[in-house]
Molecule: Lysine riboswitch aptamer
Organism: soil metagenome
RNA sequence: GAUAGAGGCGCGAAUUUUAUCAGUAACUCUUCUGAGGAUGAAAGAUCCUACGAUGAUGAGAGAAAGGAAAAUUCGCCGAAGAAGGAACAAGCUUAUCCUUGUUUCUUCUGGUUCUGUGUUUAAGAGAUGCAGAAUUGUCAGAACAUUCAAAAGUUCUGGAGAGCUAUC
Numbered sequence: 001g002a003u004a005g006a007g008g009c010g011c012g013a014a015u016u017u018u019a020u021c022a023g024u025a026a027c028u029c030u031u032c033u034g035a036g037g038a039u040g041a042a043a044g045a046u047c048c049u050a051c052g053a054u055g056a057u058g059a060g061a062g063a064a065a066g067g068a069a070a071a072u073u074c075g076c077c078g079a080a081g082a083a084g085g086a087a088c089a090a091g092c093u094u095a096u097c098c099u100u101g102u103u104u105c106u107u108c109u110g111g112u113u114c115u116g117u118g119u120u121u122a123a124g125a126g127a128u129g130c131a132g133a134a135u136u137g138u139c140a141g142a143a144c145a146u147u148c149a150a151a152a153g154u155u156c157u158g159g160a161g162a163g164c165u166a167u168c
Base pairs, nucleotide, nucleotide: 001168002167003166004165005164008077010076011075012074013073014072015071016070017069018068027060028059029058031056032055036048037047038046039045040097041096042094043093044092080109081108082107083106084105085104086103087102088101089100090099091098110136111135112134113133114132115131116130117129118128119127120126138159139158140157141156142155143154144153
């Protein structure tokens, strides 16, 4: 350097089903109010509006996306996640901001669970940043036990995946 592997409630994607979203939003009618409202923000432009905008009340009717759980399939073990930068594209137009997506660069994180707290979200779910704890695999060091010795075993401490093991 190449190839193949290990950790485990292991990671990610897709499909299906289910609950939630929610008796919410849109829509229709009634009553009151009475001039604004919509297109991410600003400006412009366009559209709706006294044949009633907007807001509120009552009634009818009534979703979806995103996120989640389970099952199946597929790809894998920096799997993947987060933060920041750059380029391109989209959001009526732009010179700007913001949001989303794709690609790429840098930094951090071995995995899982729980607690606190912040962010996100409809949400006491979930995800995620930080801090702490537990647990687990791996390597290194020390001690114990065993052994002729070694390997395997137990305990403690420490490190990180650009690591570890095997073969060439």